[in-house]
RNA sequence: GGGGGGCUAGCUCAGUUGGGAGAGCACGACGUUCGCAACGUCGGGGUCGGGGGUUCAAGUCCCCUGCCCUCCA
Numbered sequence: 001g002g003g004g005g006g007c008u009a010g011c012u013c014a015g016u017u018g019g020g021a022g023a024g025c026a027c028g029a030c031g032u033u034c035g036c037a038a039c040g041u042c043g044g045g046g047u048c049g050g051g052g053g054u055u056c057a058a059g060u061c062c063c064c065u066g067c068c069c070u071c072c073a
Base pairs, nucleotide, nucleotide: 001072002071003070004069005068006067007066010025011024012023013022019056027043028042029041030040031039049065050064051063052062053061
C1' cells in the first nucleotide's frame, strides 16, 4: 500500500423484505429466607464508531472517514 471482517446498553453479543432497537450477564427495587446465595417479577440504562446522501421511513442501502482484527505485498 491492497483485500476481507468487526465497531449496537457498563461487558459479551443478536438484529435480511428498509418500518418494534433487543438478549444474557452486570446494576437497582420488590418477593421468597433468620441471613446470604440461588430463583422469580419489575425497572433504569443506547448519538446502533463519526459525517453526509437516498427514502415517507435507514442499525439494515450508497459515499467519505476513524479505530481494532486478519490475509497479501

Overview
The RNA shown here (transfer RNA) has 73 nucleotides and comes from a Nitrospirota bacterium. Taxonomically the source falls in Nitrospirota (Bacteria, Pseudomonadati). Rfam family: tRNA. Rfam classes the family as a transfer RNA. The coordinates come from a structure-prediction model, not an experiment, and the mean pLDDT is 84. It was read from a public genome assembly.